[in-house]
RNA sequence: ACCCGACAAGAGCACACCCGUCGCGAGACGGGGCCGCAAAGCCAGGAAUCUCGGCGCGAUGUCCGAGAUCGUCCGGCUGCCGAA
Numbered sequence: 001a002c003c004c005g006a007c008a009a010g011a012g013c014a015c016a017c018c019c020g021u022c023g024c025g026a027g028a029c030g031g032g033g034c035c036g037c038a039a040a041g042c043c044a045g046g047a048a049u050c051u052c053g054g055c056g057c058g059a060u061g062u063c064c065g066a067g068a069u070c071g072u073c074c075g076g077c078u079g080c081c082g083a084a
Stems, first nucleotide, its partner, number of pairs: 004082002012037002017032006035071001041077003045074003048069007055061001
């Protein structure tokens, strides 16, 4: 240094839910909260799920466009510590 991830050490983040704000909406942001997380740090590249609009349809769409989710997965970039 790389791989790896401890009943190690010092840190970090913050599910659900509540309040406020923004948004048609999925949801986002701030505060509280703390289920959990070795990348639960960042990226919307691939997939998946969800929202909106359109076209369709008997109906529950292998459709088109725009968006949301990185704590759904894959992938990319970066990072603390140092046991086996």
This is a predicted structure of an 84-nucleotide RNA (c-di-GMP-I riboswitch aptamer) from a Gemmatimonadota bacterium. It matches the Rfam family "c-di-GMP-I riboswitch aptamer". Its Rfam clan is "c-di-GMP_I riboswitch clan".